[in-house]
Molecule: c-di-GMP-I riboswitch aptamer
Organism: Thalassotalea sp. PP2-459
RNA sequence: AGCUAGAAACGGCAAGAUACUUGAAAGGGUAUUACGCAAAGCUACCAGUCUACGGAUUUUCUAUGACAGUGGAGCUACCUAA
Numbered sequence: 001a002g003c004u005a006g007a008a009a010c011g012g013c014a015a016g017a018u019a020c021u022u023g024a025a026a027g028g029g030u031a032u033u034a035c036g037c038a039a040a041g042c043u044a045c046c047a048g049u050c051u052a053c054g055g056a057u058u059u060u061c062u063a064u065g066a067c068a069g070u071g072g073a074g075c076u077a078c079c080u081a082a
Base pairs, nucleotide, nucleotide: 005080006079012037013036016033017032018031019030020029021028022027035069041075042074043073045072046071047070048067049066050065054062055061056060
């Protein structure tokens, strides 16, 4: 230094809840708190899931809207005992 990996430390992220806010909705943002996370960092590329303003051939269907804390893939990254 690399690989496998995660013992410790420094820092990091933040599910849910509550308040405010934004959005048609799903969802997003901010604050407090802390379920958890070693990629819970980034990218909707593949699969999956949610929503349906609008549209359609209207018991429904539809992403152009979302989810990266659903799996895969790609890119990048802190620490270092064994």